[in-house]
Molecule: SAM riboswitch aptamer (S box leader)
Organism: Streptomonospora nanhaiensis
RNA sequence: UGCUCAUCCAGAGGGGUGGAGGGACCGGCCCUGCGAAGCCCCGGCAACCAUCUCGGUGUGCGUUGCUCGCGAUCCCCGCGAGGCGGCCGAGGCAGGUGCCAACUCCGGCCUGGACCAAAGCGGUCAUCAGGAAAGAUGAGGG
Numbered sequence: 001u002g003c004u005c006a007u008c009c010a011g012a013g014g015g016g017u018g019g020a021g022g023g024a025c026c027g028g029c030c031c032u033g034c035g036a037a038g039c040c041c042c043g044g045c046a047a048c049c050a051u052c053u054c055g056g057u058g059u060g061c062g063u064u065g066c067u068c069g070c071g072a073u074c075c076c077c078g079c080g081a082g083g084c085g086g087c088c089g090a091g092g093c094a095g096g097u098g099c100c101a102a103c104u105c106c107g108g109c110c111u112g113g114a115c116c117a118a119a120g121c122g123g124u125c126a127u128c129a130g131g132a133a134a135g136a137u138g139a140g141g142g
Base pairs, nucleotide, nucleotide: 003140004139005138006137007136008135013042014041015040016039017038021031022030023029025108026107027106028105043100044099045098048096049095051092052091053090054089055088056087057086061085062084066082067081068080069079070078071077104134109131110130111129112128113125114124115123116122
């Protein structure tokens, strides 16, 4: 860098440095010399991954895996029980990330709705609804 999956209406900021920008892109609307971005320090939020505990799950969650018992039989095979792993749910911790203005700030494409307008053309609607796209973050694999 591109792919897959999950999540995105909650939450959490001070100081130093720095000097004009920032909110991905475009439009809007905001934040910003009462000091933007970036960098450093400290603090915090959350719980995706890792880790720990508890519970559930077998007419399949494990292509036939483990242990034990039974089937006259070591193996094979069948049945049953247990434990392990997987998965699901709940909780703990805070190691790896992430995050700490505004719903991902709102819209951008599609569908429906409301309104303006003369049957229209056309337009409006963060304070209409749903879905997509895009983006962000995590995890996985290439």